Large-subunit ribosomal RNA, domain VI from a Pseudomonadota bacterium, 270 nucleotides, folded computationally. NCBI's taxonomy places the organism under Bacteria, Pseudomonadati, Pseudomonadota. RNAcentral holds the full RNA, with entries from ENA.
[in-house]
Context: one part of a larger RNA
RNA sequence: CGCAGGAGAUUUGAGAGGUCUUGUCCUUAGUACGAGAGGACCGGGAUGAACGAACCUCUAGUGUACCAGCUGUCCUGCCAAGGGCAAAGGUUGGGUAGCUAUGUUCGGAUAGGAUAACCGCUGAAUGCAUCUAAGUGGGAAACCUACCUCAAGAUUAGAUCUCCCCUAGCGUAUGCUAGCUGAAGGCUCCCGGAAGACUACCGGGUUGAUAGGCCACAGGUGUAAGUCCAGCAAUGGAUUAAGCCGAGUGGUACUAAAUUGGCCGUGCGG
Numbered sequence: 001c002g003c004a005g006g007a008g009a010u011u012u013g014a015g016a017g018g019u020c021u022u023g024u025c026c027u028u029a030g031u032a033c034g035a036g037a038g039g040a041c042c043g044g045g046a047u048g049a050a051c052g053a054a055c056c057u058c059u060a061g062u063g064u065a066c067c068a069g070c071u072g073u074c075c076u077g078c079c080a081a082g083g084g085c086a087a088a089g090g091u092u093g094g095g096u097a098g099c100u101a102u103g104u105u106c107g108g109a110u111a112g113g114a115u116a117a118c119c120g121c122u123g124a125a126u127g128c129a130u131c132u133a134a135g136u137g138g139g140a141a142a143c144c145u146a147c148c149u150c151a152a153g154a155u156u157a158g159a160u161c162u163c164c165c166c167u168a169g170c171g172u173a174u175g176c177u178a179g180c181u182g183a184a185g186g187c188u189c190c191c192g193g194a195a196g197a198c199u200a201c202c203g204g205g206u207u208g209a210u211a212g213g214c215c216a217c218a219g220g221u222g223u224a225a226g227u228c229c230a231g232c233a234a235u236g237g238a239u240u241a242a243g244c245c246g247a248g249u250g251g252u253a254c255u256a257a258a259u260u261g262g263c264c265g266u267g268c269g270g
Base pairs, nucleotide, nucleotide: 001153005164006163007162008161009160010159011158015150016149017148018147021049022048023047024046025045026044027043033038051107052106053105054104055103059101060100061099062098066094067093068092069091070090071086072085073084074083075082076081111145112144113143118138119137120136121135165269166179167178168177169176170175180267185264186263187262188261189205190204191203192202193201210256211255212254213252214251215250216249217248219245220244221243226239227238228237229236230235
C1' cells in the first nucleotide's frame, strides 16, 4: 500500500514444511513341517538402541558476589570486627531462580485410498488354454490422506461474532458548499516480562498487584556480632538450627508508571 466504510476478536484451510528407523525377549509352540537335526507363518505381549520434541520434579552441571572457610598485604588510630587488592571471581567448600544434559516425560501409533513387482476371478481374439484385450479382486517402509507446525498478499486477498459513525442547502448518483463533530479503536508515554539485538510480541497503567520496597514462607549457607562461662593460652562452650540471604511463592499501595495529557482515526460507505 492492497483486501471498496472504520475497528476489536475468533477462525476456515488453498498451499508449504516436519515426522516416517529398528533390535532383542516372552507367548502362541518345541506346535505346523521334518526320518532326524532342526524349526516357523499368522496373532498377542514386554523391554531396549539411535533419533527428535518439550520440560527442570528427581540426578548431575553452571550459577562473576547468595552463604561460609583460608593466606599475604594495605586501610578503617589500636584490640576485636570489617573493607580493598592478590590479571578481569584472590583462593577453597557449597548453592536458590534461570539456562542446561548426562536427567525426566512424550513421539514415529492406527486407519483409509490408489498402486509396484507379484498372486488371482471371469474371459475372448485362437470353440482349448490364457490375470487382459472389455470387465474385476488382492497386494509394499515408497505415493495421497490421516498425525504435528505455519498459513487469506490464497490479489480467487475467504468466513463468523461484536463495536462505532451528522445537520442544513444544492444535486440523478459518486458528490459539492456551510456549520458542527473527532466515534469505535489505535499509537505515543510510563511500569514490566519464563518476549527480545533493535523492532516486534505479551502483561499492567490508581476502577492498579505490572515492577521495586516491605511482610511471611520456601530455599541456600551452616550456629553471626556482642556478652557471659571454662582454660595460662591457642581454643572450646552457652545465648543460637543462629545470623545473613540475587532471581522463587503468597500477600501488602509504601514508591513509581499516576492525575493530566498529545497524536492518529471520522460522520452509514462506488